[in-house]
RNA sequence: GCCUUGGUAGCUCAAUUGGCAGAGCACCCGCUUUGUAAGUGGGAGGUUAAAGGUUCAAGUCCUUUCCUUGGCU
Numbered sequence: 001g002c003c004u005u006g007g008u009a010g011c012u013c014a015a016u017u018g019g020c021a022g023a024g025c026a027c028c029c030g031c032u033u034u035g036u037a038a039g040u041g042g043g044a045g046g047u048u049a050a051a052g053g054u055u056c057a058a059g060u061c062c063u064u065u066c067c068u069u070g071g072c073u
Base pairs, nucleotide, nucleotide: 001072002071003070006067007066010025011024012023013022019056027043028042029041030040031039049065050064051063052062053061
């Protein structure tokens, strides 16, 4: 340099081939317990890597850039 995988909550990952951004763990507040752990109910937490474009509507499609996985040279 070329090809390829991926970038979404603190972490690990979904989002059904464009139509309200979610789950588990962790965190916070309760219930339960003599107390702790475990269990259980609820809550908070997101410029979907960045910029631009298409569209009534973009995490999803197109272009460029950055980072990342693997391969070729």